RNA sequence: UGAGCUGACUGAGUAAUCGCUAACUAUGUUAGAGGAAAGUCCGGGCUCCAUAGGAUAAGACGCCAGGUAACUCCUGGGAACAAUAUUUUAUUGUUACGGCUAGUGCAGCAGAAAAUAAACCGCCAUUAUGGUAAGGGUGAAAAGGUGCGGUAAGAGCGCACCGUAUAUUUGGAAACAAAUAUAGCUAGGUAAACCCCGUCUGGAGCAAGACUAAAUAGAGAUUCAUUAAUGUUAUCCGCAUUGAAUCUGGGUAAGUUGCUAGAGAUAUAUGGCGACAUAUAUCCGAGAUGAAUGGUUACAUAAAACAGAACCCGGCUUAUGGGUCAGCUCUCCUU
Numbered sequence: 001u002g003a004g005c006u007g008a009c010u011g012a013g014u015a016a017u018c019g020c021u022a023a024c025u026a027u028g029u030u031a032g033a034g035g036a037a038a039g040u041c042c043g044g045g046c047u048c049c050a051u052a053g054g055a056u057a058a059g060a061c062g063c064c065a066g067g068u069a070a071c072u073c074c075u076g077g078g079a080a081c082a083a084u085a086u087u088u089u090a091u092u093g094u095u096a097c098g099g100c101u102a103g104u105g106c107a108g109c110a111g112a113a114a115a116u117a118a119a120c121c122g123c124c125a126u127u128a129u130g131g132u133a134a135g136g137g138u139g140a141a142a143a144g145g146u147g148c149g150g151u152a153a154g155a156g157c158g159c160a161c162c163g164u165a166u167a168u169u170u171g172g173a174a175a176c177a178a179a180u181a182u183a184g185c186u187a188g189g190u191a192a193a194c195c196c197c198g199u200c201u202g203g204a205g206c207a208a209g210a211c212u213a214a215a216u217a218g219a220g221a222u223u224c225a226u227u228a229a230u231g232u233u234a235u236c237c238g239c240a241u242u243g244a245a246u247c248u249g250g251g252u253a254a255g256u257u258g259c260u261a262g263a264g265a266u267a268u269a270u271g272g273c274g275a276c277a278u279a280u281a282u283c284c285g286a287g288a289u290g291a292a293u294g295g296u297u298a299c300a301u302a303a304a305a306c307a308g309a310a311c312c313c314g315g316c317u318u319a320u321g322g323g324u325c326a327g328c329u330c331u332c333c334u335u
Stems, first nucleotide, its partner, number of pairs: 002330009013299006020032005034306001038317002041315005046205004053237004058201005063077005078097001079095007098196002103194002105190002120136002122132004144162006163185001164183008209257004219248006228242004264283008
């Protein structure tokens, strides 16, 4: 210099003209799809059940401390693991991060033996046989690691250091970290296996609901019915009510509302490592309903991809061309 990968930000106009939707001060003015609107995975606001609950079951979460309306989300810290490097420390990333000494289960093949665990080769002693678990082999995993002593040969058998467990002290709000002392302490892994512990949890959903207008066949049949049934309840108890369910047939399915001023946005200041919080000022920026925002011309341009709101909001996940910035890798040139 060029290219690639990863992450963050951004997500495009101006003018004229014709056209569509909404509002209004009305024949004009103003406004008119996203960073993910996608997924429907979490959490809520809101509406209804509702005038009554309780227990069990079921489900979700799981280091510490904060943020938030709330969360399985976000921020900071800790621990473990991985990668890199200027290597004893640092940077970046990941984590479904309570408990295996409550119990049960699982680990094929290989291997002598896979947790109530062991002797194939080997080593030592040796008549048969006994001792051994240091070395080798199998395996994802085989009775903690390195070194010294000791032994017939060996083994935490003993010792030193590391590791592990317990206790104390110090630092820290805490998770946790460090130091000291004691103990040869060692037979593990797996809970995104069943399970145990702790915390939390009614259900259904804008096609929820509310109102107005209109029409029809206040039709027919069957089953159960207070020792029963129904109740937004998975089961039981309780409470309330007196009807509940199935089939056949007929009418209506129109309009208004819910429906967008909010846990809102922007800017500044203060506090905080930060997520955020507080205060002040300013702004109102789609509400469609077989479903609106498009066409043409000119200029300009990196925006040509992924892609279209349907009650609203906070997150997470997935897709994504171009431009800018940052980091890393490779290549070329120069010093």

A computed fold for a 335-nucleotide RNA from an SAR86 cluster bacterium, annotated as Bacterial RNase P class A. Rfam family: Bacterial RNase P class A. Its family is annotated with dimeric ribonuclease P complex, ribonuclease P activity and tRNA processing in the Gene Ontology. The coordinates come from a structure-prediction model, not an experiment, and the mean pLDDT is 76. The source organism's lineage runs through Bacteria, Pseudomonadati, Pseudomonadota, Gammaproteobacteria and SAR86 cluster.